Context: one part of a larger RNA
Formats: sequence, structure tokens, C1' cells
RNA sequence: UUGGGCGUAAAGCAUCUGUAGGUAGCUUUUUAAGUCUGCCGUCAAAUCCCAGGGUUCAACCCUGGAUAGGCGGUGGAAACUACCAAGCUGGAGUACGGUAGGGGCAGAGGGAAUUUCCGGUGGAGCGGUGAAAUGAGUAGAGAUAGGAAAGAACACCAACGGUGAAAUCACUCUGCUGGGCCAACAUUGACACUGUGAGACAAAAUUUAGGGGAGCGAAUGGGAUUAGAUACCCAAGUAGUCCUAGCCGUAAACAGUGGAUACUAGGCGUUGUAUGUAUCGACCCGUGCAGUGCUGUAGCUAAUGUGUUAAGUAUCCCGCCUGGGGAGUACGUUCACAAGAAUGAAACUU
Repeated sequence: UUGGGCGUAAAGCAUCUGUAGGUAGCUUUUUAAGUCUGCCGUCAAAUCCCAGGGUUCAACCCUGGAUAGGCGGUGGAAACUACCAAGCUGGAGUACGGUAGGGGCAGAGGGAAUUUCCGGUGGAGCGGUGAAAUGAGUAGAGAUAGGAAAGAACACCAACGGUGAAAUCACUCUGCUGGGCCAACAUUGACACUGUGAGACAAAAUUUAGGGGAGCGAAUGGGAUUAGAUACCCAAGUAGUCCUAGCCGUAAACAGUGGAUACUAGGCGUUGUAUGUAUCGACCCGUGCAGUGCUGUAGCUAAUGUGUUAAGUAUCCCGCCUGGGGAGUACGUUCACAAGAAUGAAACUU
């Protein structure tokens, strides 16, 4: 390589859009490239195989024959793939009518809490811990009620619930805007799926510039603990956390499970929507579609488990794996302001 695999043993790109490519609904027609088939030519001899003969046998030698297959030519078949032409509506899209939502961006408003400041009351303690101390307090702290300012986050509702491709998204209101789902069937008529490369987006931290800075808090110094304590505990506290505009491009970016389509027992919830029976009406009860959960049959699995949201049964496309360490390292290249990221070995060892 062939093969066998990828939830947990090595292995699914963090996620999506989409180019090339690969693959792909139904009916009829054309052609005959693939496909199937007849014949012809050719594929030196020796060798291999088969039959016969010779050397007293054999090895060996001689004579004759043959399959399969390759290439080329020619005749035929037309089911399948492909091509040509015409059509269809079930896949896919568009339009009409509804509908749910923390989907995104921008603007405006709000209250609780915290900290600081101001003046009032008051007068010795506060804070903190396993116990303490550092700390702050008679220059009036802590406590208490009133006023002012600032920044960040939005209790209850709240759910095993919703939305988004993922990352994520929640106080309230307004504007702009993306996508989904359901129903009816109007319209286009295969327009589809996947997707090397490419592009977009991408938590936290880092980074650049300018703001902001309440609380928290890497670093740092102090107090404890301890044999020591560069920690855990305590009192402080810078960067940061927040905003605007960039960079970075990584996470246990996890459901450790790539995407699409079809099929294959049920039971119990829940979200959205349509509908039936019923009702004055809303519930209740039942059914369909689309999500999201629990349990579980067959099957699968090394087991664990999974099980119509498959890890079952199949098809298509992409990515990835091939003992452990060395090593996600070295070198080279590309990207980045840097930090680093991406790609990615070998010797050696076991």
C1' cells in the first nucleotide's frame, strides 16, 4: 500500500460559507465513450504447464500443443454509467399567511448592592482567623439614618426551558436586521449533497493606541503557618477585568461522537406550531410536523454503554489514525508588533 478503524484504546478540522473535484430523483428518446460479446492480428526463442519420444531410469534433451491476460483492428448488444433531446414533481428553492425566541447591531432609561466623599447622632472598639497578627480607629473608626458621585454586574421570573454555525446570548424600552418552524398549496423544475485549496467568524488570556478604574485581582511587598513555605489562610495591591479601534487565532473550542439522505419497537416529559372530538369559551383528551430530555426493545459494542437526536442497517463526500518515548520537539517555510501559531521529522531508546 491493500486493509482495518476514529464516544472512552491512536484517530472527527472549534464552527460555518463555498471554488475545483467526487457523488447524485423519476419517465421517454439518441449516440455508443465506459460495459458485455464474436472474429482477426500481435505479444521472438528459451523458461513454466500438458501430451508423446530419446539417454537402460532420472536429471537432461527433442517434437508437438494450449489456457488466461495485455495492446491494436473490426462486427454486434443497449440493461446500467455517461452523452443528446424532450418532459415530470416527490429532493431543493421562491412567493403568499401565521408564529416563538437572552439570535445580532445601535440608542435611551432603571433599581438593589458595593466603594468613596459630605455633614448629623454617638463614643471604643473595628476587622480578620483554626488561633492570631499585619491593617484601619479618640486627628472620632465600626454602627446608624440622610445626601452626592463613580464603575461594574443585572436578584426573583428561571426550567432537565429558549436562540444561534460554533464561540456564545438574560434588567426594561425603542429603531435597524439575520435565520428558523408551521400551514395552505401557488410557482421554478434536480437548481441537490459533500467539499482539497480558499474565505469568514471564533471563549479566556496576551498585545497596540486612547479612555475608564467601584468591586475583584496575576505580579509584588507585609502578617501568619511551617523544619523551610518563593503556597494554601489574612490585611493591602499593580497589570488586567470595563469601553472604542486594531492584532492574536488558540481551549478538556467536549456530546471527547464530521456533514447529508433513507429505513428500523415502544413508554414518559417538555418547547413551538397546526388540527380533531368536545365546550358558550378556555382547559382536558387525541393526532401531525419541527426541536429538546429521560427510559428502553431489536441490533451494535472489548466492555462501559448506545439505542428514530444511533455508537443500528445502508449510500455519498470530506478530515484524521497506524506501538510508547524522543516530540507537537529540531530544521526549513508561511503568518504575527511580540508572545507565539500553522506545517512537521530523524538519530537514538524501548

This is a predicted structure of a 350-nucleotide part of an RNA (small-subunit ribosomal RNA, central domain) from Capsicum baccatum var. pendulum.
Its Rfam family is "Bacterial small subunit ribosomal RNA". Gene Ontology terms of the family: ribosome and structural constituent of ribosome.
NCBI's taxonomy places the organism under Eukaryota, Viridiplantae, lamiids, Capsiceae, Capsicum baccatum.